[in-house]
RNA sequence: GGUUGGCCGGGCGAUCGCGAGGAGGAGACUUCUCGAGGAAGGUCCGGGCUCCUCAGAGCACGACGGUGGGUAACGCCCACCCGGGGCAACCCGCGGGACAGUGCCACAGAAAUCAGACCGCCACGGACACUCCGGUGACCGCGGUAAGGGUGAAACGGUGGGGUAAGAGCCCACCAGUACGCCGGGCGACCGGCGUAGCUCGGUAAACCCCGUCGGGAGCAAGGUCGAACAGCGCACGCUCGAGGGCUGCUCGCCCGAGUGCGCGGGUAGACCGCUGGAGGCCACCGGCAACGAUGGCCCUAGAUGGAUGGUCGCCCCUGCGUCAGCAGGACAGAACCCGGCCUACAGGCCAGCCCGU
Numbered sequence: 001g002g003u004u005g006g007c008c009g010g011g012c013g014a015u016c017g018c019g020a021g022g023a024g025g026a027g028a029c030u031u032c033u034c035g036a037g038g039a040a041g042g043u044c045c046g047g048g049c050u051c052c053u054c055a056g057a058g059c060a061c062g063a064c065g066g067u068g069g070g071u072a073a074c075g076c077c078c079a080c081c082c083g084g085g086g087c088a089a090c091c092c093g094c095g096g097g098a099c100a101g102u103g104c105c106a107c108a109g110a111a112a113u114c115a116g117a118c119c120g121c122c123a124c125g126g127a128c129a130c131u132c133c134g135g136u137g138a139c140c141g142c143g144g145u146a147a148g149g150g151u152g153a154a155a156c157g158g159u160g161g162g163g164u165a166a167g168a169g170c171c172c173a174c175c176a177g178u179a180c181g182c183c184g185g186g187c188g189a190c191c192g193g194c195g196u197a198g199c200u201c202g203g204u205a206a207a208c209c210c211c212g213u214c215g216g217g218a219g220c221a222a223g224g225u226c227g228a229a230c231a232g233c234g235c236a237c238g239c240u241c242g243a244g245g246g247c248u249g250c251u252c253g254c255c256c257g258a259g260u261g262c263g264c265g266g267g268u269a270g271a272c273c274g275c276u277g278g279a280g281g282c283c284a285c286c287g288g289c290a291a292c293g294a295u296g297g298c299c300c301u302a303g304a305u306g307g308a309u310g311g312u313c314g315c316c317c318c319u320g321c322g323u324c325a326g327c328a329g330g331a332c333a334g335a336a337c338c339c340g341g342c343c344u345a346c347a348g349g350c351c352a353g354c355c356c357g358u
Base pairs, nucleotide, nucleotide: 001355002354003353004352005351006350007349008348010316011315012314013313014312015311016310018035019034020033021032022031023030024029037332041343042342044341045340046339047338048337049219050218051217052216061215062214063213064212065211066080067079068078069077070076081095082093083092084091085090096210097209101208102207103204104203105202118149119148120145121144122143124141125140126139128137129136130135157175158174159173160172161171162170176200177199178197179196180195181194182193183192184191185190223273224272225271226270232264233263234262235261236260237259244256245255246254247253280299281298282297283296284295286293287292317330318329319328320327321326
C1' cells in the first nucleotide's frame, strides 16, 4: 500500500416524564423491577402458527438451475468445480440446453449464417490498342475464388508446405478446439493421459421455447372466547276479571300499578385471548476443512393499540476548530405474531488473518 473477516457504535450520575409487570393501599396513590436494533428498515425470499380448500392424475402459471453438503425451509450459507479479472492475497459469474423448433443481431459493411464477391486474384468469350508476332495492356460480358484488402463486438480455426488457372482442410505435418472410444483420479461437478475422426459447428434463452426440481389459497385486521345499550320492528301476555314491581328467607297479607316479557337489531359495538420462553441466547467440550450438528452448564432479555422506550443538567470519553479562556458535533435509524436469510442506510472507532513493495 492492498485484501478479507469480525466487533463496537458513547459511559456514569441526578432530575422531570411515558409504557408493562409485581407488591402495598378502601381509594387517591406509593414503591420496586424491566423497557428497541445491527439493521427493529425495504417487505424481496424461506418457514412456524391460524383459518379455508383438498380422491388421484394432468394442464396452465410462477420461481429456481455447475457439484457435494448444511438447514425446519430457502432464491440463504459452506466447501469444491468450471469460466473471467488481478503480480498476489483475493474478487466476479442471473453457471442447464443454441445439431428440437421459431425469432432477433444496432452502426458499419457487398454479405450477420444451409451467409456473402465491394476492392483484389484467376480462367473463358468479345471487340480495341501496342507489338520484338511469343504476347502484353485497358474495356465489356459471363464465370471461378473466402488466400489478401476493407467493415464490424462478431465474417466458417492458426502456422508452414503441397496442390491449383487462381484458390480453398482440397491434401499433409504441427498447434488449438470439438465429438467419440479406452485407461487412471475424484462421492460428484470435473481433471489428466492415450487413440480415432478434417469434424472446425457465429452470438443471443435477463427472447419465445425445451428439460429438470419445487410450489394449494389467504394472512395476527389470521383466528378464538365472552358479549351489550338506544332507536325501530315482530310475537306473546296484560290494562280493575290486573301482566309486572316493592316490602320478604318462604307463604299469606299490604302497597304501587299500565305496561311487561321474549325475539330481531347483532354474535354488531366493545372487552379479553392469540402475545411472546423461542428452530432462543451465552459458555465449555466433542464431531466436521467449513456451513453446521451432538452433549453439558448457565441466563430470561419490550409487548404498545392516538401505539411507551423521551427531555434537561453535571462529570468523563471520542472527533473537529481555536486567539488555549473555550466552542461545536457524536451517525443510520426506531419494535407491532414470531423466527431464518437477502438487500439497502450508517458519523466515528477497534481487533485479527493473509498478500505485495521496501
Molecule: Bacterial RNase P class A
Organism: uncultured Nocardioides sp.